[in-house]
């Protein structure tokens, strides 16, 4: 330098164009003498910039990190 892929809460991962979900963490609270378990509730995120679309985390095209090959 060329190819392919991969960026989503603090963490790991899900999401076949129409409300961004789980676990876990972390805060309340309920249980207990207390802790732990366990129950219920809350806080948090789509890398960055155009495009297409009635609507984009998905689909285009630029940048940016980051993986693996090849040179």
């Nucleotide at each position: 330098g060329c190819a392919u892929c991969c960026g989503u809460g603090g963490u790991g991962u899900a999401g076949c164009g129409g409300a961004a979900a789980c676990a876990u963490a972390c805060c309340g609270c309920c249980c207990u003498c207390c802790c732990a378990c366990g129950a219920c509730g809350g806080u948090g995120a789509c890398g960055c910039g155009g495009g297409u679309u009635c609507g984009a985390g998905c689909c285009c095209c630029g940048c940016c990190g980051g993986a693996u090959g090849c040179u």